A computed fold for a 115-nucleotide RNA, annotated as FMN riboswitch aptamer (RFN element).

[in-house]
RNA sequence: AUUAACUCUUGAGGCGGAGUGAGAUUCUCCACCGGCGGUAAAGUCCGCAAGCCUUUUGGCAUGACUUGGUGCAAUUCCGAGACCGACAGUACAGUCUGGACGAGAAAGAGUGCAU
Repeated sequence: AUUAACUCUUGAGGCGGAGUGAGAUUCUCCACCGGCGGUAAAGUCCGCAAGCCUUUUGGCAUGACUUGGUGCAAUUCCGAGACCGACAGUACAGUCUGGACGAGAAAGAGUGCAU
């Protein structure tokens, strides 16, 4: 340096204002948020992750982007305008409460077999 195996750590954000109402952070108007890997830097491309079912190479959750510009290269950058968001509870929830002091994609550190 490469590398089997093991251990540890880290590992998801967001309702503020107004209105209606007996009651809404759930409705309406405005607001706010964006896990991990890949790739020209991505919630919307490609792939992955938590929950549930199951006959486990399976299914549900799972959804969502156009346009102009720059450039060798961008649905990723810049401009503009859009769109999306599990389950249970509750006045109908991406933002509250709960499963969850959980789990986990993955990132980092250490030990270490072998060469």
Record summary: The model forms 96% of the base pairs in the Rfam consensus.